[in-house]
RNA sequence: CACGUUGCAACGCUGAAUUCCCGUCCAGGGAAGCGGGGGACCCAUACCUGGGGUGAAACGCAUGUAUCGCGUGGGGCGCCUUUCAGCCCUAACCCGUCAGCUAACCUCGCAAGCGUCAUGAAAGGAGUG
Numbered sequence: 001c002a003c004g005u006u007g008c009a010a011c012g013c014u015g016a017a018u019u020c021c022c023g024u025c026c027a028g029g030g031a032a033g034c035g036g037g038g039g040a041c042c043c044a045u046a047c048c049u050g051g052g053g054u055g056a057a058a059c060g061c062a063u064g065u066a067u068c069g070c071g072u073g074g075g076g077c078g079c080c081u082u083u084c085a086g087c088c089c090u091a092a093c094c095c096g097u098c099a100g101c102u103a104a105c106c107u108c109g110c111a112a113g114c115g116u117c118a119u120g121a122a123a124g125g126a127g128u129g
Stems, first nucleotide, its partner, number of pairs: 010116005018032005033110006043100001050098001051095004058072004073090005079125007
């Protein structure tokens, strides 16, 4: 000097998963905010081969021992929306024979993972100076 790794801080990304208060600052408790589930009338749907939930994570074709591939659709990319282009993702887990919608009401979660001049252009908007 270069490269790599680890830790901390800062700034960000996916996601609902943030902020504050109390406490012996331990355990834990509470509030706001964001998000999910259950749950009437009415309406709707089904009856078989169980069914259902969170999530973007579905469907079709092809391959075929399996892996693997392609297309359509869906989702993400640094203020927001739309269009175009580019790059990526299209998982995982849970309930347990039970749940359509659903006012009142009841109830649960606030994790996990990752990045380091970042994807750009146009129109409109917001905000700041």

c-di-AMP riboswitch aptamer (ydaO/yuaA leader) from Alicyclobacillus sacchari, 129 nucleotides, folded computationally. The model forms 92% of the base pairs in the Rfam consensus. The coordinates come from a structure-prediction model, not an experiment, and the mean pLDDT is 78.